A computed fold for a 158-nucleotide RNA from uncultured Oscillibacter sp., annotated as Lysine riboswitch aptamer. The prediction has a mean pLDDT of 84. Its Rfam family is "Lysine riboswitch aptamer". Rfam's curators write: Riboswitches are metabolite binding domains within certain messenger RNAs that serve as precision sensors for their corresponding targets. The sequence is in RNAcentral, with records from MGnify.

RNA sequence: GAUAGAGGCGCGAGGUUCAUCAGUACCGCGAGUAAAACGGCAGGCAGCCGACGCGGAAAAGGGGACAUCGCCGAAGGGUUUUGGAGCUGCCUGCUCCAAGAUACCUGGGCUGUCGGGGAAUACCCGCCGGACUGUCACAUUUUUUGUGAAGCGCUAUC
Numbered sequence: 001g002a003u004a005g006a007g008g009c010g011c012g013a014g015g016u017u018c019a020u021c022a023g024u025a026c027c028g029c030g031a032g033u034a035a036a037a038c039g040g041c042a043g044g045c046a047g048c049c050g051a052c053g054c055g056g057a058a059a060a061g062g063g064g065a066c067a068u069c070g071c072c073g074a075a076g077g078g079u080u081u082u083g084g085a086g087c088u089g090c091c092u093g094c095u096c097c098a099a100g101a102u103a104c105c106u107g108g109g110c111u112g113u114c115g116g117g118g119a120a121u122a123c124c125c126g127c128c129g130g131a132c133u134g135u136c137a138c139a140u141u142u143u144u145u146g147u148g149a150a151g152c153g154c155u156a157u158c
Stems, first nucleotide, its partner, number of pairs: 001158005008072001010071004015066004026056005038050003041093007075106003078102009107133002110130003114126004135149005
């Protein structure tokens, strides 16, 4: 260097289905009719829309389960660029979504606090902590215990 392989509540993708979103948005009928205040991501200026009752009534994003497929830097995150969305126009930001770049971070899942995303008590992401687990090194002993390291690793074959 090439090929094959291991870790396990292992990783990702689309599909089916279920609940959530939500009796919400929206639609119809009726009421009201908006000065101020309030809501439509945060701040400024100018606008526009909304709010109550009754009836009808979703979807997307996010998630669970199941099988399938592709896999074992699987993949996830950070940073950055471009485009889009968050009522309209202008200005300054922020968040989310998609695609690209990257000489950065993370062995793996579980779990607690905190922070961020989210409608959310779901779930996802990150820092720190905890026990667990695979790998390797060193020590220990008699064979299982301790310490440390990181996937730029480990095992096998060539």